[in-house]
Context: one part of a larger RNA
Molecule: large-subunit ribosomal RNA, domain VI
Organism: uncultured Clostridia bacterium
RNA sequence: CGAAGGAGAUUUGAGAGGAGCUGUCCUUAGUACGAGAGGACCGGGAUGGACGAACCUCUGGUGCACCAGUUGUUCUGCCAAGGGCAUAGCUGGGUAGCUAAGUUCGGACAAGAUAAACGCUGAAAGCAUCUAAGCGUGAAACUUCCCUCAAGAUGAGAUCUCCCAUGGCGUAAGCCAGUAAGACUCCAGGAAGACUACCUGGUAGAUAGGCCGCGAGUGUAAGUGCAGUAAUGUAUUGAGCUGAGCGGUACUAAUAAGUCGAGGG
Numbered sequence: 001c002g003a004a005g006g007a008g009a010u011u012u013g014a015g016a017g018g019a020g021c022u023g024u025c026c027u028u029a030g031u032a033c034g035a036g037a038g039g040a041c042c043g044g045g046a047u048g049g050a051c052g053a054a055c056c057u058c059u060g061g062u063g064c065a066c067c068a069g070u071u072g073u074u075c076u077g078c079c080a081a082g083g084g085c086a087u088a089g090c091u092g093g094g095u096a097g098c099u100a101a102g103u104u105c106g107g108a109c110a111a112g113a114u115a116a117a118c119g120c121u122g123a124a125a126g127c128a129u130c131u132a133a134g135c136g137u138g139a140a141a142c143u144u145c146c147c148u149c150a151a152g153a154u155g156a157g158a159u160c161u162c163c164c165a166u167g168g169c170g171u172a173a174g175c176c177a178g179u180a181a182g183a184c185u186c187c188a189g190g191a192a193g194a195c196u197a198c199c200u201g202g203u204a205g206a207u208a209g210g211c212c213g214c215g216a217g218u219g220u221a222a223g224u225g226c227a228g229u230a231a232u233g234u235a236u237u238g239a240g241c242u243g244a245g246c247g248g249u250a251c252u253a254a255u256a257a258g259u260c261g262a263g264g265g
Base pairs, nucleotide, nucleotide: 001152005163006162007161008160009159010158011157015149016148017147018146021049022048023047024046025045026044027043033038051106052105053104054103055102059100060099061098062097066093067092068091069090070089071086072085073084074083075082076081110144111143112142117137118136119135120134164265166177167176168175169174182260183259184258185257186202187201188200189199190198207253208252209251210249211248212247213246214245216242217241218240223236224235225234226233227232
């Protein structure tokens, strides 16, 4: 820009893509078959491998604004307590998120038309013949069935809902302006993201931050008392601190404002 008024939702599916794998064991059954050795088809069930998708409850990894321990040095006047630097100084743990080695799930079942092949009926050719007319069975291949995208499918589809007789110019077609439903800019953000897009919210509000509570992590803070010459231990104390998690609460910031957008098709 189109889709013959302007919008907001929900959809159909022409078409395109994905997937499509397979082992072992049990049973049928030591049956059919076979002198024996051996040893099934068909059917039913269980459990794996590789591959793929989703997810983070569990097991782990990571977790550079979490917690603790610790070395050297420097600074906060000194003690104590801390800050900086040394690969994040080193070490031990670790929430959310992300993740696999973790968890769950998938290939199926079925239908149609067929290939090779196997048949029925059957002439040409009094017989025979699956074929010439006609009718069947038959495969991971084909078309569906399953999953995803999909009406720019210009062949532009469908359904539901919302908005619609304002002004100016013009003979009219129409043009311009302000509006409706609605949308955008802007702002607070996000399990969305390079940007954009998408999604949530914008005071008629829990969108982010703060605060409060909980969860979770670390592992008993500082100060003080007591014991000890001291290092240190112990009580206060599962203490103190705590990023992203869950919930609550308008304290802070989403204020204010602007733009676009039909005329009965």